Small-subunit ribosomal RNA, 5' domain from a metagenome, 549 nucleotides, folded computationally.
Context: one part of a larger RNA
RNA sequence: GAACGAACGCUGGCAGCGUGGAUUAGGCAUGCAAGUCGAACGAGAUUCCCAUUUGUAGCAAUACAGGCGGGAUGACAGUGGCGAAAGGGUGCGUAACGCGUGGGCAAUCUGCCUUCGAGUUGGAGAUAACCCGCCGAAAGGCGGGCUAAUACCGAAUGUGAUGGUUCUGCGCAUGCAGGAUUUAUCAAAGAUGGGGAGCCGCAAGGUCCUGUCGCUUGAAGAGGAGCCCGCGUCCUAUCAGCUUGUUGGUGAGGUAACGGCCCACCAAGGCUUACGGGUAGCUGGUCUUAGAGGAUGGUCAGCCACACUGGGACUGAGACACUGCCCAGACUCCUACGGGAGGCUGCAGUCGAGGAUCAUUCGCAAUGGGCGCAAGCCUGACGAUGCGACGCUGCGUGGAGGAUGAAGGCCUUCGGGUCGUAAACUCUUGUCAUUCGGGAACAAUGGUCCUGUCGUUAAUACCGGCAGGCAGGGAUAGUACCGGAAGAGGAAGCCACGGCUAACUCUGUGCCAGCAGCCGCGGUAAUACAGAGGUGGCGAGCGUUGUUC
Repeated sequence: GAACGAACGCUGGCAGCGUGGAUUAGGCAUGCAAGUCGAACGAGAUUCCCAUUUGUAGCAAUACAGGCGGGAUGACAGUGGCGAAAGGGUGCGUAACGCGUGGGCAAUCUGCCUUCGAGUUGGAGAUAACCCGCCGAAAGGCGGGCUAAUACCGAAUGUGAUGGUUCUGCGCAUGCAGGAUUUAUCAAAGAUGGGGAGCCGCAAGGUCCUGUCGCUUGAAGAGGAGCCCGCGUCCUAUCAGCUUGUUGGUGAGGUAACGGCCCACCAAGGCUUACGGGUAGCUGGUCUUAGAGGAUGGUCAGCCACACUGGGACUGAGACACUGCCCAGACUCCUACGGGAGGCUGCAGUCGAGGAUCAUUCGCAAUGGGCGCAAGCCUGACGAUGCGACGCUGCGUGGAGGAUGAAGGCCUUCGGGUCGUAAACUCUUGUCAUUCGGGAACAAUGGUCCUGUCGUUAAUACCGGCAGGCAGGGAUAGUACCGGAAGAGGAAGCCACGGCUAACUCUGUGCCAGCAGCCGCGGUAAUACAGAGGUGGCGAGCGUUGUUC
């Protein structure tokens, strides 16, 4: 000199863009952060409508109340599907194939998505919800009875896949690919829209035709994941030897898959800055520097690890699963003392510790994600606003004229000098702030409805594509921006002035009080302490401290 996720002191007008728990991976009140689908399924509270009937009031019309039947609505809960393995947080652990980079898998898996092929036949038995009963303070549980499905289970078929047998070709090896085969094993689920010629049916409806979404089985792809290897990756020898599943083999097991991954037996091997100790998430990058290098890894992006602490598996395409399960432990809470409940390293917020780090805000309008045919619902991801001069950038605090060089301050050799065109005064401007008005700006596509056309189809239905049209659709926000008004009015400080180092005098003090980055100042004329005037530097900041180069 540059830099910072900074802190502290003094000061502080506005805006834009960034950024903000670095310490206790300490403990957490409260609210929210993962749901969705009725076009998979049964049941159905509530409310409304229609028809009929009974009663009461009435002469009647009618009103009210109750019963039975039908229709609409469709809450809460349940079965089932998909999602919950993403998104979000943190850096405890880890010196490791963890990360980076380059390769390998002839040793592998892959839900949703895309393309292509084939199929989607016919049955059975349950169970939750619900009803009844019981136990428990609660959390919750048990028994009996009824019922549905795209839930569950047999059967049929086998394009095919896998295994067997066999043939051919190829490869760096284990092997791989393709063909044949009277061989063995292995599938499935429906939902919804439309049509009306025929058929069944008293009717409702079904069959049939067709569109869409699904389901099963294969092949390929894309994206994702798993495993293996070469090289690189901090300090320490006041750590020199380490190792028994250890190193290798055979066999069996296990996995999607190779492998001591695990096990039995056999052999006796294997490693060398190993082993041990300390510290640490790694990278793209960031800071500095002419570069080489050094330091660093916050925000953003990729990978890894973790989710109160330790262990374990289940489900699933995918987890050994942050807001799932089980066990143990510590802690907190409830309890009828028998027993239960919980996990903010999600967003806010709170206590604590600390020099130190924000709102218990608004919205799903946009972008993205989950579910759904869709409408839509959910989304503390995200988009916004708020707070903090924490950083960067921009703007302003006026401009021009104005000498009796006013008053006043300070200095003085008492002549004067200086603050100083600075002020007053005159003219003028109107940024920002203030106030009044305009302001559906941009950020919106999708979807509903209407018209036309093309495709599909038996079809002018339905559905899909394209074009046009109508209305609605914005958290930020009455914000940005634009226009009007008034008036220089509301807006400057901080540090330094002995040398390094730009900038000097007076007064006070008297080795005192104090200053200080280094050299050093202060003991009666201190440009070095304190105050004042003046001057220098930077400026909504300035200085100090800490850290890095």